Predicted 3D model of a 369-nucleotide part of an RNA (small-subunit ribosomal RNA, central domain) from Vaccinium vitis-idaea. RNAcentral holds the full RNA, with entries from SILVA. Taxonomically the source falls in Vaccinium (Eukaryota, Magnoliopsida, Gunneridae, asterids). The prediction has a mean pLDDT of 82. Its Rfam family is "Bacterial small subunit ribosomal RNA".
Context: one part of a larger RNA
RNA sequence: CUGGGCGUAAAGGGCAUCUAGGCGGUUUAGUAUAUUUUCUUAUAAAAAAUACCAGAGCUUAACUGUGGUAAUUAAACAAAUAAUAGUAAACUAGAGUAAGUGCGAGGAAAAUGGAAUUUCUGGAGAAGAGGUAAAAUUUGUAGAUAUCAGAAGGAACAUCAAAAGCAAAGGCAAUUUUCUGUCACUUUACUGACGCUGACGUGCGAAAGCGUGGGGAGCAACCGGGAUUAGAUACCCCGUUAGUCCACGCCGUCAACUAUGAUAAUUCAUUAUUAGUACUGAUAUUACUUUCGUUUUGUAUCAUUAUUAGUGAUUUAGCUAACGCGUUAAAUUAUCCGCCUGAGGAGUACGGUCGCAAGACUAAAACUC
Numbered sequence: 001c002u003g004g005g006c007g008u009a010a011a012g013g014g015c016a017u018c019u020a021g022g023c024g025g026u027u028u029a030g031u032a033u034a035u036u037u038u039c040u041u042a043u044a045a046a047a048a049a050u051a052c053c054a055g056a057g058c059u060u061a062a063c064u065g066u067g068g069u070a071a072u073u074a075a076a077c078a079a080a081u082a083a084u085a086g087u088a089a090a091c092u093a094g095a096g097u098a099a100g101u102g103c104g105a106g107g108a109a110a111a112u113g114g115a116a117u118u119u120c121u122g123g124a125g126a127a128g129a130g131g132u133a134a135a136a137u138u139u140g141u142a143g144a145u146a147u148c149a150g151a152a153g154g155a156a157c158a159u160c161a162a163a164a165g166c167a168a169a170g171g172c173a174a175u176u177u178u179c180u181g182u183c184a185c186u187u188u189a190c191u192g193a194c195g196c197u198g199a200c201g202u203g204c205g206a207a208a209g210c211g212u213g214g215g216g217a218g219c220a221a222c223c224g225g226g227a228u229u230a231g232a233u234a235c236c237c238c239g240u241u242a243g244u245c246c247a248c249g250c251c252g253u254c255a256a257c258u259a260u261g262a263u264a265a266u267u268c269a270u271u272a273u274u275a276g277u278a279c280u281g282a283u284a285u286u287a288c289u290u291u292c293g294u295u296u297u298g299u300a301u302c303a304u305u306a307u308u309a310g311u312g313a314u315u316u317a318g319c320u321a322a323c324g325c326g327u328u329a330a331a332u333u334a335u336c337c338g339c340c341u342g343a344g345g346a347g348u349a350c351g352g353u354c355g356c357a358a359g360a361c362u363a364a365a366a367c368u369c
């Protein structure tokens, strides 16, 4: 290289965006030195064995040996245009734009709110409180705990809440306002392949940690004490510092998991739910009408059926070593990227790049089995 793989055995990059590159819809025209196919001609090479055919030798066969055939490449001429490439022109099924409707913890900033914990002040009160399996450390006559009123401050937002929703992933939940991104559905109109993937690069990226400055209620690594125990550097208890919070800047990792890369196409059935749309029906309300209104006008809610997009459950075919997956595929296909190649040594050493550091990324070998 060929080949085989990547849910759980080794293996999907944490996620996105984008450059080069790779791949790419329908139709017409002509072009091609290229491509493919066919025919013909001539000259060289294509080791032997193997393969095929014929016949020979060991008793036969395997086997051995002899002769022949086949296989490949190049060049020239002619023909063809299906595919491919590029050129020109056109199309609308991919992609996008516009219009209408709709959902949502999507993002950023600011303001506001109530419950609770803690502390402080005051009232009233009088001996314990707290904690545990049981205790003790602790706290309290300098008046605690429990209770009432008030104040301060920080952090988090009960119920609603859901297999629900949104986001590329990380993730996102009190309320209101401002700014802002995406998506779905419906119907036409417009652009006319503008697409997919994506090495490198760039950006985002939980928690912990780091730097500077704030903040500090609760919780709480470390640390101190009390227990337990043979011991107890733990589990339990009493305290308590970093941290947790905010602003700005780093770090760049995780069971960053659906352990399942992105995009597109094709494929049985049942059921739940979220957001739309359409049809039909019901209820309420409104308009119209002299009256009537099972056939009129809107609006709201609900239901049936159908359909589009998402999120779930069961399952046929098929797949899978099995478990299981199963229209949200691990089925059947196509394109592009990433990654794997026995276990340990080792995600380590050395070197390099990045970082304030912690460390991260890249990444071996000897040796052992």
Base pairs, nucleotide, nucleotide: 004340005339006338007323008322012337014204015203016202017201021197022196023195025091026090027089028088029087031085032084037079038078040076041075044073045072051069052068053067054066056064057063094194095191096190097189098188099186100185101184102183106180107179108178109177110176111175112174113157118152119151120150121149122148123147128139129138165172166171209250210249211248212247213246214245218244219243223239224238225237226236261336262335263334264333265332266331269314270313271312272311273310274309275308276307277306278305280303281302282301283300284299285298287296288293318325319324342369343368344367351362352361353360354359